[in-house]
Small-subunit ribosomal RNA from an uncultured prokaryote, 1468 nucleotides, folded computationally. The RNAcentral record of the sequence draws on ENA. Its Rfam family is "Bacterial small subunit ribosomal RNA".
């Protein structure tokens, strides 16, 4: 698309279809097959008539078959039709085309007859029996029942002589004869039966080509099987059946067996080819509770028939009976599901019938179901205040939304009334004509007249009335697919057809709003075809994605060179016949349209017959031919690890024997086992054995593959070249078959040198059942026999042809030559590469190109090359080869990345050289962890840990404890008081309460306002309450590493490449060259600021050269700007210059000049990105969450805790040093709530005081180290300074928990640091002191100053980390990546399995019911026939032969199920 569906949610109307797809499961009731009296004896019921009785005189009962009709009964015909279903069937069942050896009632044609006897059986009466079903006995009687007998054209049989065999009336009618029991009958005659018989139709039987699932894990099957003959049987052929005979028949073109199924026109999908399916409609076949049987019949082995056996159901008096819905309806059941126990025979058809006319659950109709198709209709027009309400929202508005209301119309469809077709021809009565006939009758045909037949039906239709009135949903809304907000929720509920979605902002869950699609329906599910070229005919593929058997030979099948004649089988045309109607197509018509129906055509792509044609295929010709293949030649040759035999060889290992000659060999990354002083290794030499054949030697040759390698000999098979004959398509592939077929392993028998699975011993390691090492047995070798498999690989299966080249080898040949060698050809063997192919890598005359002809194999991954059965093998296994189940993936090939204990190159204090450290002590400090009422929070590998914190005693502070407050400590709005603001006391830890003092501002238009203060309601305030994985900004990191990219072109199917890679250089993607790229940005680099030199310009607080004053001394004073300086500007440095190297480049070394030299140092500057780095506790935010608290206040405590770990630091351990005393020299800050001089106490922090200074002016401010003298003498000290006691001092409200700092007193560990690690390359480490920020007080931390002031770097293997380019990748969350396997646990399917159970089947043999047939010597018998005895026949009964159910033994096969156990797989 589609459907005989179903289910959920709706749900107005009408047409016209369809409706147990499942239990061929069981059936209650009802109805589906009867009719004729014109075949017959009759009369039970019903009416009519005549009669009779009784009498309430119109009613009962009774009598006549007299008449209408008829129950039951004889007999005709008809239940073989129509009506169901689809179990069985894989078949002559069915479709189709055909044939012959046949039969057909009823009909039709023709030809002939229907003379004349007979004897009986039911109904019926009677008499029994039985519960019923029914049945037995006598009697009696008719016929179209029955039987003889006569006839016999045609008919059957026949020996060709002959011989058999039929029948029936009945009804209408009717003029003369004739007869009559007076009713009638012969007679004629019409109809309708009846017999015999011929053609025809129809209907059936039979054969026969061809066509009709699936399985080879079904490969052999047949004994009446296959044929003959001869009898049997039958409507008819035939092994249909018997006897004989004879040994055949089927089968890989799929026989047998299993499994599956009614078949076909057709339906359904498809562009077709084709798939699927076989409901209603039709056509044919089977079936009728299962089996089985015949009977009767024109026809059945019969649905509503007979007889058996079986199972089941119901009646029963237990003796025995009944029954068969797979008709119509209708019940239980079953199911996911399928209707009324309706109406009529009005039409159409069937039955019987002269006929009315009966019967009809065929049929027509109605009812029930949205189940299906079609078509209608739920209203239409206006309508903007864009009402309400809803939803959202950026608060302006949006959307619903002209939608509603409101206004104005209209009335299909339903209702209600009213009218009203067609479906009805015809039969009957009457009558015209034909026509039969002797007729005018009767019958028949054709017309008129007349009189009726409607289940549907309260039809269709029409028409009137009244009123928007009575009629609208279902599914979606990431993407695929038209169609988006909000809210809840929060990996929870739950969605999902795929891919997914859902862990606090979900267009995907649910639920509103609002939108999309289709609509009386919309969706799911289910199934079928399409899409799917995803079974490839049409139309596919096999290097690496799944797929060329390992690899000859060859059978059957396919397939096949030229040329000729001649057939016509395929093939082409034509023609005739059939291809049942329906269906679908196309043109009409008819329902108002459509569905629907109807009428024509067309088409049924098919099969048969006949004619033709003869190009191609075929066939035929003992036909032709060479071009294909083969053979030959005393025709040449030629190369080679090609095979099997047999022998010989020489190096080397090992052993052995004796000889020299000592300690070690020996083997490893380094060892050890191992072997040696009982003489090894080494080294002469004589021997022994096996096993393999170095050098040549190769991209090399040979072979059909496995494969083949010392030499010589036999035997052998193949291959190629020239030239010549010769045979005459003999080719070419090959399913089955058959042959070889590494290695490894197996049997038997040999061998045995070396090597070497197992083993064993040493190593190495966590461990090492492993590499490594010492040993060593199967076994590697030979011989015979097996095995049959490898990544048997060119992952490429054979032929034959054709299609561009160039280099190179190997073997032949011919030609040329200057003897180097070229050139041509055939045959292999390699490399590259056009054109084509290819997904792409790649192939590319040796195709994976182009074509053709066979074979073999593929059809997502795993399960599984497994299980089961077969075969084959001694075993090992080999070979055939599947499902359950389970995933949405697996796989090729390329692309970018990251990654590698791959490579190359190349940088970085990276690592080497150095110098100093941490890690050992004692203390700061920070950090885990512990504790704690709290030890607030955050940071956490480099890139957290003296981080936030440039400084927690109160406060900060966020944490605890305990006490308050509750529109609030702050911010805005409203009301309403009051200036604000103060002083004192008490309460109490304070907050805070209570009481109290003083005080009436400011501005004003005089109503009033602004700031403050209190009060009172509510929006609100408030949150260091979560979420750095929602965020902005910040910030760290790789990395101050040289990257990162864009346009435009180029190339690739693309992903992407190219630029950006190569060659150089650089500190650099710096530049320079070459280049399918040319050519830009972001980052290098320069620009900026500081330092270094010069110059200018300005000179006060800086500074003082030269004049001058002045001091005990001091730029102190005048002056000066020279110098220093200080803060503006400006120079300079560019590889400019020289040389060398390089590529005439870039650039690199020298070198010169200069203060500086190759980016002169140093600082800011951090590309494109990574790390869901890090802050929600700087701020700032979406959300969420608290709101008498998770907010706010106050007191105290906590952040300081302390078995223990680690980070970062300080001071040390000493003499390059402590210690004392003396002299010297910076820079670059800070200062008014401040920094302080001089001078005065104190030992001492430090006080008392206060000159100066808002700073180039005062001031902090004594710089230390160094340097000069002294001392100490290597010790736990004159080293170190913890820690403790004592005493002060300062800041603060306050130093208790818990600050510094002084002065005495103490005097701890530690004698240079284990394994491990960090800085740092020049004014750098190192080492000394000085400042500042915070800060009331508290730096060993931080940031900054400047003193003094080295050592090393040979290099780039190695460590870490980084940049380019290149390879391999099964990663890409990218190696902290991916990932195997056992072991535990769940869950699922499945093998095995002691067996159980049930089907289906073969064989043996038993049985044997009803029925046929055959026999019958019991028993009986109406017709006939008789010589009257009987016969002939039938019948019953026996018996045989065949056989259904059923039992028994023994076997296959299947399916199910399985204890205990068990193998393997999946999934988590």
């Nucleotide at each position: 698309a589609u459907u005989g569906a179903a289910c959920g949610c709706u749900g107005g109307c009408g047409g016209u279809a369809u409706g147990c797809u499942u239990a061929a499961c069981a059936c209650a009731u009802g109805c589906a097959a009867g009719u004729c009296g014109a075949a017959c004896g009759g009369u039970a019921a019903c009416a009519g008539c005549a009669g009779a009785a009784g009498c309430u005189u119109g009613c009962u009962u009774c009598u006549g078959g007299c008449u209408g009709a008829c129950g039951a009964g004889u007999g005709g015909c008809g239940g073989a039709c129509g009506g169901g279903u689809g179990a069985g069937u894989a078949a002559c069942a069915c479709g189709u085309a055909g044939g012959a050896a046949u039969c057909u009632a009823u009909c039709c044609u023709u030809c002939a007859g229907c003379g004349g006897g007979g004897g009986a059986c039911a109904a019926c009466u009677u008499g029994g029996g039985g519960a019923a079903a029914c049945u037995c006995g006598a009697g009696c009687u008719a016929a179209u029942a029955c039987c003889g007998c006569a006839u016999a054209c045609g008919c059957c049989c026949u020996a060709c002589g002959g011989g058999g065999g039929a029948a029936a009336g009945u009804c209408g009618g009717g003029g003369a004869c004739c007869u009559u029991u007076c009713g009638g009958g012969g007679c004629c005659u019409g109809a309708c039966a009846c017999u015999g018989a011929u053609g025809g139709a129809u209907g059936a039987g039979c054969c026969u080509g061809c066509g009709u699932c699936c399985a080879a894990u079904u490969a052999g099957c047949u004994u009446g099987u296959u044929g003959g003959u001869g009898a049997g049987g039958u409507a008819a052929u035939g092994g249909c059946c018997c006897a004989c005979c004879a040994a055949g028949g089927c089968g890989a073109c799929g026989a047998u067996u299993g499994g599956u199924a009614g078949c076909u026109g057709g339906u359904u999908u498809g562009a077709g080819a084709g798939g699927a399916u076989g409901a209603c409609c039709a056509g044919c076949c089977a079936c009728a509770c299962u089996g089985g049987g015949a009977c009767u019949g024109a026809g059945a082995c019969a649905c509503g028939g007979c007889c058996c056996a079986g199972a089941c159901u119901c009646c029963u008096a237990c003796g025995g009976g009944a029954g068969g819905c797979a008709g119509c309806a209708g019940u239980g059941g079953g199911g996911a599901a399928u209707a009324u126990u309706g109406g009529a025979c009005a039409a159409u058809g069937g039955g019987c019938g002269c006929a009315a006319g009966c019967c009809u659950g065929a049929u027509c109709c109605a009812g029930c179901a949205a189940u299906a198709c079609c078509g209608c209709g739920u209203g239409u027009g206006u309508g903007a205040a864009g009402a309400a309400g809803g939803c959202c929202u950026u608060a302006g508005g949006g959307u619903u939304g002209u939608a509603a209301a409101g206004c104005a119309c209209u009335u299909u469809c339903a209702g209600u009334a009213g009218g009203g077709a067609a479906g009805a021809a015809a039969a009957g009565u009457u009558u015209u004509g034909g026509g039969u006939u002797a007729a005018u009758a009767c019958c028949c045909c054709a017309g008129g007249a007349c009189c009726u037949u409607g289940a549907c039906g309260g039809u269709a239709c029409c028409u009137a009335c009244a009123g928007a009135a009575g009629a609208a949903g279902c599914a979606c809304c990431g993407g695929c697919u038209a169609a988006c907000u909000c809210c809840g929720u929060g990996c929870c509920a739950g969605c999902a057809g795929c891919c997914g979605c859902g862990g606090u902002a979900a267009u995907a869950c649910g639920g509103g709003g609002g939108g999309u699609g289709c609509a009386a329906g919309c969706g799911u599910u289910a199934a079928u075809c399409g899409g799917c070229u995803u079974u490839a005919c049409u139309g596919g593929a096999c290097g690496u994605a799944a797929a060329g058997c390992g690899c000859g030979c060859g059978u059957a099948g396919g397939u096949g060179g030229u040329u000729u004649a001649g057939c016509a089988a395929g093939u082409u045309g034509g023609a005739u016949g059939u291809g049942a109607a329906a269906g679908c197509c196309c043109c009409g018509g008819g329902c108002u349209c459509a569905a629907c129906c109807u009428g024509g055509g067309a088409a049924c792509u098919g099969c048969a017959u006949c004619c033709a044609a003869a190009a191609c295929u075929g066939c035929u010709a003992a036909g032709c031919c060479u071009a294909g293949a083969g053979u030959g030649u005393a025709u040449g040759g030629u190369a080679g690890a090609g095979g099997g035999a047999a022998g010989u060889g020489g190096a080397a290992u090992u052993c052995c024997g004796g000889g020299u000659g000592u300690a070690g060999c020996g083997g490893u990354g380094a060892a050890a086992u191992g072997c040696g002083u009982a003489g090894a290794u080494a080294u002469g030499u004589g021997g022994a054995g096996g096993a393999a054949c170095a050098c040549c030697a190769a991209u090399g040759g040979c072979g059909a593959a496995g494969g083949c390698a010392a030499c010589u000999u036999c035997c052998u098979g193949g291959a190629u070249c020239a030239a010549c004959a010769u045979u005459g398509a003999c080719g070419c592939u090959g399913a089955g078959g058959u042959g070889c077929g590494a290695a490894a392993g197996c049997g038997u028998g040999g061998g045995g040198a070396g090597c070497a699975a197992a083993c064993a011993g040493g190593a190495u390691u966590a461990g090492a059942u492993a590499c490594c090492c010492u040993g060593g047995u199967a076994g590697u070798c030979c011989a015979c026999g097996c095995c049959g498999u490898a990544a048997a690989c060119g992952a490429u299966g054979g032929g034959u042809a054709c299609u561009a080249g160039c280099c190179g080898u190997u073997g032949g040949g011919a030609g040329g030559g200057u003897u180097a060698c070229c050139u041509c050809u055939u045959a292999g063997u390699g490399g590259c590469g056009c054109a084509g192919c290819u997904a792409a890598c790649g192939c590319g005359u040796u195709a994976a190109g182009u074509a053709c002809c066979c074979c073999g194999c593929c059809u997502g991954g795993g399960g599984a090359g497994u299980a089961c059965g077969g075969u084959c093998g001694c075993a090992a296994g080999a070979u055939u080869a599947a499902a359950a189940c389970u995933c949405a993936a697996a796989g090729g090939a390329a692309u970018u990345g990251a990654c590698g204990g791959g490579g190359g190159c190349c940088c970085g204090c990276a690592c080497a050289a150095g110098c100093g450290g941490u890690g050992g002590a004692g203390c700061a400090u920070g950090u885990g962890g512990u504790u704690u009422a709290a030890u607030u929070c955050g940071a956490u590998g480099c890139a957290a840990c003296g981080c936030g914190a440039a400084g927690a005693a109160c406060c900060u502070u966020a944490c605890c404890u305990a006490c308050c407050c509750u529109u609030g400590a702050c911010a805005u709005c409203u009301u309403c008081g009051g200036a604000a603001c103060u002083u004192a006391g008490c309460a109490g830890a304070g907050a805070u309460g209570c009481u109290u003092u003083g005080g009436u501002g400011c501005c004003u238009u005089c109503g009033g306002g602004a700031a403050c203060c209190g009060a009172a309601u509510g929006a609100c305030a408030g949150g260091u309450g979560c979420u750095g994985c929602a965020u902005g900004g910040c910030u760290g990191u790789c990395g101050u590493c040289a990257g990162c990219u864009c346009g435009u072109g180029u190339c690739g199917u693309g992903a992407g490449a190219u630029g950006u890679u190569g060659g150089g250089u650089u500190a650099a993607g710096u530049c320079c060259c070459g280049u399918a790229a040319c050519g830009a940005g972001c980052g290098c680099a320069a620009c900026c600021c500081u330092u270094g030199u010069c110059c200018u310009u300005a000179g006060u607080u800086a500074c003082c050269a030269g004049c001058a004053c002045g001091u005990a001394a001091u730029g102190g004073u005048g002056g000066g700007c020279a110098c220093u300086c200080u803060a503006g500007g400006g120079a300079g440095a560019c590889u400019g210059c020289c040389g060398g190297u390089g590529a005439c480049a870039a650039a690199c070394c020298g070198g010169a000049g200069g203060a500086a030299g190759g980016u002169g140092g140093g600082g800011a500057u951090g590309a494109c990105g990574u790390c869901a780095a890090g802050u929600c506790a700087u701020c700032a935010u979406g959300g969420c969450c608290c709101u008498u608290a998770u907010g706010g206040g106050u007191a105290g405590g906590g952040c300081u805790a302390c078995a223990c770990a680690c980070g970062u630091g300080c001071u040390a351990c000493a003499a390059u040093g402590g210690u004392c005393g003396g002299u010297a020299c910076a820079g670059a800050g800070g200062g008014c709530u401040g920094c302080a001089a001089u001078a005065c106490g104190g030992u001492g922090a430090c006080g008392u005081g206060g000159a100066g200074c808002u700073a180039a002016u005062c001031u902090c401010a004594g710089a230390a180290a160094a340097c000069c003298g002294a001392u100490c003498g290597u010790a736990g000290u004159c080293c170190g300074g913890a820690u403790u006691g004592g005493a002060g001092u300062c800041u603060g409200c306050a130093a208790c928990u818990c600050g510094a700092c002084u002065c005495c007193a103490u005097g701890a560990a530690g004698u240079u640091g284990g394994a491990a690690u960090c800085g740092c390359u020049a004014g750098u480490a190192a080492u000394c002191g000085c400042g500042g920020a915070u800060c009331a007080g508290a730096a060993u931390g931080u940031c900054g100053c400047g003193g003094u002031g080295a050592a090393u770097a040979c290099g780039u293997u190695c460590c870490c980390g980084g940049g380019c380019c290149u390879u391999g990748u099964a990663c890409a969350c990218a190696c902290c990546g991916c990932c195997c396997g056992u072991c535990a646990c769940u869950c699922c399917a499945u093998g095995g399995g002691a067996g159980u159970g049930g089907g289906u089947u073969g064989c043996a043999a038993c049985a044997g019911a009803a029925g046929u047939g055959g026999c019958u010597a019991g028993c009986u018998u109406a017709a006939c026939c008789u010589u009257c005895g009987g016969g002939a026949u039938g019948g019953c009964g026996g018996u045989c032969a065949c056989c259904a159910c059923g039992g028994u033994g023994u076997g296959g096969u299947u399916c199910a199920u399985g204890a205990a156990c068990u193998g393997g797989g999946g999934u988590g």